[in-house]
RNA sequence: AGAGUUUGAUCCUGGCUCAGAGUGAACGCUGGCGGCGUGCCUAACACAUGCAAGUCGAACGAUGAUUGGAGAGCUUGCUCUUCAUGAUUAGUGGCGCACGGGUGAGUAAUGCAUAGGUAAUGUGCCCCUUAGAGGGGGAUAGCCACUGGAAACGGUGAUUAAUACCCCAUACUCCUUCUGGUCAUAAGGCCAGUCGGGAAAUGUUUUUCGCUAAGGGAUCAGCCUAUGUCCUAUCAGGUAGUUGGUGAGGUAACGGCUCACCAAGCCAAUGACGGGUAUCUGGUUUGAGAGGAUGAUCAGACACACUGGAACUGAGACACGGUCCAGACUCCUACGGGAGGCAGCAGUGAGGAAUAUUGCACAAUGGAGGAAACUCUGAUGCAGCAACGCCGCGUGGAGGAUGACGCAUUUCGGUGUGUAAACUCCUUUUAAGAGGGAAGAUUAUGACGGUACCUCUUGAAUAAGCACCGGCUAACUCCGUGCCAGCAGCCGCGGUAAUACGGAGGGUGCAAGCGUUACUCGGAAUCACUGGGCGUAAAGGGUGCGUAGGCUGACUUUUAAGUCAGGCGUGAAAUCCAAUGGCUUAACCAUUGAACUGCGCUUGAAACUGGGAGUCUAGAGUUCAGAAGGGGCAGAUGGAAUUAGUGGUGUAGGGGUAAAAUCCGUAGAUAUCACUAGGAAUAUCAAAAGCGAAGGCGAUCUGCUGGGAUGAUACUGACGCUGAGGCACGAAAGCGUGGGGAGCAAACAGGAUUAGAUACCCUGGUAGUCCACGCCCUAAACGAUGAAUGCUAGUCGUCGGGGAGCUCGUCUCUUCGGUGAUGCACUUAACAGAUUAAGCAUUCCGCCUGGGGAGUACGGUCGCAAGAUUAAAACUCAAAGGAAUAGACGGGGACCCGCACAAGUGGUGGAGCAUGUGGUUUAAUUCGAAGAUACACGAAGAACCUUACCUGGCCUUGACAUGGUAGGAACCCUGUAGAGAUACGGGGGUGCUAGCUUGCUAGAGCCUACACACAGGUGCUGCACGGCUGUCGUCAGCUCGUGUCGUGAGAUGUUGGGUUAAGUCCCGCAACGAGCGCAACCCCUGCCAUUAGUUGCCAGCGGCUUGGCCGGGCACUCUAAUGGGACUGCCGGUGACAAACCGGAGGAAGGUGGGGACGACGUCAAGUCAUCAUGGCCCUUAUGGGUAGGGCUUCACACGUCAUACAAUGGCGCGUACAGAGGGUUGCGAAGCCGCGAGGCGGAGCCAAUCCCAGAAAGCGCGUCGUAGUCCGGAUUGCAGUCUGCAACUCGACUGCAUGAAGUCGGAAUCGCUAGUAAUCGCGGAUCAGCAUGCCGCGGUGAAUACGUUCCCGGGUCUUGUACACACCGCCCGUCACACCAUGGGAGUGGGGUGCACCAGAAGUCGGUAGCCUAACCGCAAGGAGGGCGCCGCCCACGGUGUGCUCCAUGACUGGGGUGAAGUCGUAACAAGGUAACCGU
Repeated sequence: AGAGUUUGAUCCUGGCUCAGAGUGAACGCUGGCGGCGUGCCUAACACAUGCAAGUCGAACGAUGAUUGGAGAGCUUGCUCUUCAUGAUUAGUGGCGCACGGGUGAGUAAUGCAUAGGUAAUGUGCCCCUUAGAGGGGGAUAGCCACUGGAAACGGUGAUUAAUACCCCAUACUCCUUCUGGUCAUAAGGCCAGUCGGGAAAUGUUUUUCGCUAAGGGAUCAGCCUAUGUCCUAUCAGGUAGUUGGUGAGGUAACGGCUCACCAAGCCAAUGACGGGUAUCUGGUUUGAGAGGAUGAUCAGACACACUGGAACUGAGACACGGUCCAGACUCCUACGGGAGGCAGCAGUGAGGAAUAUUGCACAAUGGAGGAAACUCUGAUGCAGCAACGCCGCGUGGAGGAUGACGCAUUUCGGUGUGUAAACUCCUUUUAAGAGGGAAGAUUAUGACGGUACCUCUUGAAUAAGCACCGGCUAACUCCGUGCCAGCAGCCGCGGUAAUACGGAGGGUGCAAGCGUUACUCGGAAUCACUGGGCGUAAAGGGUGCGUAGGCUGACUUUUAAGUCAGGCGUGAAAUCCAAUGGCUUAACCAUUGAACUGCGCUUGAAACUGGGAGUCUAGAGUUCAGAAGGGGCAGAUGGAAUUAGUGGUGUAGGGGUAAAAUCCGUAGAUAUCACUAGGAAUAUCAAAAGCGAAGGCGAUCUGCUGGGAUGAUACUGACGCUGAGGCACGAAAGCGUGGGGAGCAAACAGGAUUAGAUACCCUGGUAGUCCACGCCCUAAACGAUGAAUGCUAGUCGUCGGGGAGCUCGUCUCUUCGGUGAUGCACUUAACAGAUUAAGCAUUCCGCCUGGGGAGUACGGUCGCAAGAUUAAAACUCAAAGGAAUAGACGGGGACCCGCACAAGUGGUGGAGCAUGUGGUUUAAUUCGAAGAUACACGAAGAACCUUACCUGGCCUUGACAUGGUAGGAACCCUGUAGAGAUACGGGGGUGCUAGCUUGCUAGAGCCUACACACAGGUGCUGCACGGCUGUCGUCAGCUCGUGUCGUGAGAUGUUGGGUUAAGUCCCGCAACGAGCGCAACCCCUGCCAUUAGUUGCCAGCGGCUUGGCCGGGCACUCUAAUGGGACUGCCGGUGACAAACCGGAGGAAGGUGGGGACGACGUCAAGUCAUCAUGGCCCUUAUGGGUAGGGCUUCACACGUCAUACAAUGGCGCGUACAGAGGGUUGCGAAGCCGCGAGGCGGAGCCAAUCCCAGAAAGCGCGUCGUAGUCCGGAUUGCAGUCUGCAACUCGACUGCAUGAAGUCGGAAUCGCUAGUAAUCGCGGAUCAGCAUGCCGCGGUGAAUACGUUCCCGGGUCUUGUACACACCGCCCGUCACACCAUGGGAGUGGGGUGCACCAGAAGUCGGUAGCCUAACCGCAAGGAGGGCGCCGCCCACGGUGUGCUCCAUGACUGGGGUGAAGUCGUAACAAGGUAACCGU
């Protein structure tokens, strides 16, 4: 510091997600040790049990254990008496219990933080100073007696003490009244005098301690002020003790704190009041910082103590382990009544994902009491539990290759694990055992603890896991699975070769931990102060006026609020940071420093901002002048047109549309003429033009009226800009009332269209459109661009005003203001903007923060209503979006081409037959091919074979390949059984090469047997592949290098102007070149030449059986090799002096001469695993291999492709002429003979320019038929045959005779063909035993037409739009149906909170008091003072009633929304989306 994710790709916007750090954590797997920390975040839920606050006998009465002394009795170790000692504690009294400890419910300010104030205050214990302590008195608990009660707890009587209580005396400084002085002032302080009032405790032997009064200090506390302190305006008004005053009361103290009276204030958009949430801070965490989040442990403050209320005591409380009352709950009870409060430490239950021991000790530190010893102390110090966190250590070290075994993988060679292990040597942190043994303590005292630590011994011994390995993100292979099981933080994996699931091997990361989950900050500049935006991505208010507020021209002077600088105080400690030190190190701890960015006080500065004063004219405004204008309002007046009415002329149609119909018209329309009526709108002028704030404004004239520009003078003197709320205006539609209504026209009706047509089109037609008045207040109210000011190149128009110049014009130059075009700098993601900014700056306002839900719900405001405005959430997705790029597409455009259409010609579609396919059937009808680009296709030929299919019967190292062992030559002839495969036999036969002399051995090849590796598969996957092929398409395209342009994808080149069959060529050009394609080079054919002359040929010569047959000859034809020839080369014209095109000459051939081969980058996951090859998977006595028979040949039907026909341009009969190219020894097979014929016999010749197939046919000549189901047509069937073959039944071809079906030219639709072509005619070949109407070739005869490119189809180039990219066979919208989810309304129902009114009134303070009681003081007494109880009153908690507000839950039914698998209906949008789309109503 970034990364992934929207797209085919790009840039941007924008969200989502990840990598980091952290935690009082929890969960999963795992777990050796130690140190230091931390540990109920949930139910402020309920609590059993124990402990957590007592202490003082030196305050007091009482009790008097124990010990000592003395004495007496006497049993000589017991009892009693006395003196002293004084343990002990219930009670009185003092101090403490208001600290320490816990918790965070409440609290948004009565709190906290910071800084101040208290001249408005208090303060026990402690310290200092001064002074004092004299005299008396009456009670009371305890104890005793009686007594009530279950208990808790009491009652009566008698008696007693005090540092308990009371009275008197004294007391300057204290309090209070009054007077005077003085200082000051907002209240006031100080000094002097004065009326009145107020104190004590003494105990002890002494000191000491203690007591009283006053002053001071310290500490602690109270109160006040300023500033800061969460969300919400869908909370906008709140407040009656409320705000202030006077007086009184009250308090330690100020104060409406309380009361009486008076006044009517006070708070609030700088957010009052209300609602929600929440202890606050030092700090903690994150971050570069600014910020954000947080407030465990530690520390400061506050609040609370079962819930609510209240006071008492006290220095201090309205009191956690006190009191009273009320309430809920729990417990005890004798039912009468009582007791209790763990949010102290442990602990229990409950809740929860989740949080510890009913431990030890007061040894240390601290606290309470005490003179002290000491006692108490769950504060505290320690220990226990927990990987909860941080830190440290270990689980061994060195050597060790034949790179062992095992495991995994493999291309089978190997490779990885891996020096890893084994093995050898070494060490002992930890562990275990044994011994020693601290500091913490200053005299004593050690819970921790025989702990830390040290020494010795033993022995590698006791000690490694977790997550991940598709990208982000370090780390890859095998197997299993097969959109299943599963994974997933985001993108996304999984549908048979998964580095993404599960396992394994290996690897990577961290490590006593590792992962996951949750939460916080970061990344996120994604709320932007630092540090963002608003033309099109989300975002400028519809427009103006203007209030508050914010900002504000020049100069002088002053002030010092902001600002800046210095000083002082404070900013607790801890934390963070730095240095140093202490634990073996670290964590941890300590010391010192720095820091705490803040606040306050004070001194100074005066530039800037602010305040005061004064001045100025550049901003702003006023005045005057002449012009411009659809600016506004009102009134008046026109003409054209539509419609209607009346009348005339006139006759059959009119109208409307793509075409029609509804409609109007013989009752006279339309058309035409005249007149009349009425309403609305104002042609031309008219424009990038004008005016207005916007909406908007258009005939003419008149009246009233607003604003702007220009020019000129004088004046005012910053009067300015913006503008939250507010006010006004605000198209159309709509609403109300009343008019008006010609045309147009929602709704509605009818006619068409259509599958439907609640639409588009047509005929009608009502609201409305118009006017007046009143509402509504929204628009794609748009320049999608807020207002104002200043600055920053130009050029060309146009509107209004002014100035200058001359050549005086319809002139030129210039200036101010408006309105347009183009364009530099600059900006922008790009498009684009560009002095009318979207540039550079300033000021103010409005608005935005992913898409959907939703501009919706609820609430409020406005409205007559419609609705407007303000404006969420749950839930859901990983995108939604902007601009631009290259494609594809368009019922977009332009240009061009093609038998694409057109013009022709012949067919198909109808018939029967052949053949292929589908379907059907079947045991099987083997498989593949499927629009074009499957269907006479693979198949150039299924009777067996082929054959892959079916049935039956057989084989298992196999029909075939390689290797081992044994035997045998191979091989030939032959028998029996069987359907055959096969099984069982018989006979003959011994080879070749080498070693060597035979014999024997070895080898090659072949056969047989055995066993195992293996063979085999037309089994699957053409969506794993190679190769080959089809198609677009023989279309003219497809790319690259360098350069240039662009942020980039990309562009340029390749576009443009011409031209071509062509990206063919030329010209131009930020391009210059190049490659694959085009063309050419290759083959056939057309002309000529040369060479050659048999099997070919015969011109001339000769011979003859008239046949190139023979002699002879290569001239010609031909054959087959080599050359030539054609290149727009020549001429004319057109064109741009180009390319090229048109015409012509010559030529066999002319503009590619004709034909073929040749197929760019790529598309269709096109076809083929059944030609072949091949990965993976599958079968292995079978999915392999033989064998017989059957099937592939079925047959209601449908489609494709042929052949034959329907006839006279013909059929039939007879005669007769002319090819080319092929094939032939398992072959072609002549002549001759036989048969009606297929054919048979026959065998010459020929390995073929020699012989044969082989008769070409159409044609030509003659004859016949005469338009008919025929002398057309030949299907079908019967009989008889021929040939091939082991075999023609299923299932061949052909022949003869007989039979003689459909069919009389073919609906919609559709195919081929542009010249030696179509059409027509025959011939040959491959395959093949036999079998062609198919296929591939060959020649014969031999046409018609093309105006042309509007349309159909396909293609190419450029351009345009796009929401498409699987690319229009695309995308996509809404209703309905089903499932699920969240949510609104809802008769209501249940609960929480709260306001108001009223009732009620415990305890208690305060006030009153006629009843009762009463020790201290007064009084001789009576009695009084004073006190208590009781009663009354005010206030008030709980509670109750009524009525509002608000929140939550729930609710039959209901509304829309979201998400879901391939549901239903349509086709709205994206292309001109087929009616341009969209906004408002």
A computed fold for a 1481-nucleotide RNA from an uncultured bacterium, annotated as small-subunit ribosomal RNA.